[in-house]
Lysine riboswitch aptamer from a mouse gut metagenome, 157 nucleotides, folded computationally. The sequence is in RNAcentral, with records from MGnify. The coordinates come from a structure-prediction model, not an experiment, and the mean pLDDT is 78.

RNA sequence: AGAGGCGCAGAAUAUAUCAGUAUCGGGCUACAAGCGGCAAGACGCUCCCGAGAAAGGAUAUUUUGCCGAAAUCGUAUGUUUAUCUUGCGGAAAUAUACGGUUGGUCGCUACGGUGAACAACCCUGCGACUGUCACCUUAAAGACGGGGUGGAGCACU
Numbered sequence: 001a002g003a004g005g006c007g008c009a010g011a012a013u014a015u016a017u018c019a020g021u022a023u024c025g026g027g028c029u030a031c032a033a034g035c036g037g038c039a040a041g042a043c044g045c046u047c048c049c050g051a052g053a054a055a056g057g058a059u060a061u062u063u064u065g066c067c068g069a070a071a072u073c074g075u076a077u078g079u080u081u082a083u084c085u086u087g088c089g090g091a092a093a094u095a096u097a098c099g100g101u102u103g104g105u106c107g108c109u110a111c112g113g114u115g116a117a118c119a120a121c122c123c124u125g126c127g128a129c130u131g132u133c134a135c136c137u138u139a140a141a142g143a144c145g146g147g148g149u150g151g152a153g154c155a156c157u
Stems, first nucleotide, its partner, number of pairs: 001157002005067001007066009023051005033046004037088006070102011103130006112122003132151007
């Protein structure tokens, strides 16, 4: 420097969903009960009418950067979070550092997690396809090719 291929990640636009949800306005009922992670207080909701989002996630197109691309797990530290305040708390998100796993894609998949979702993704295990190298074999002196087994990207050419 280059290759793997539904290759990886980002950005923009559009669409559906999110959802007739959150929220706002009006009305009714009640000042009781229940719900909003736990406790106290406050606030809101429960039923009807009207108006009515957004983010994240998904699909498609275009485009940018690239081939540990990238993803994920654990630990430590910091920040944030479930109506508001105070306290609790460890379920989650995010940033950094260190260490681990995964060659790549697809399908199925236990518990669990993210999520509005029965979508999708993560984690776990299995299977198939495919690239690469090594060994064996076809096979003769060999090469290309075919078949089989196995390893891992700090690799291979």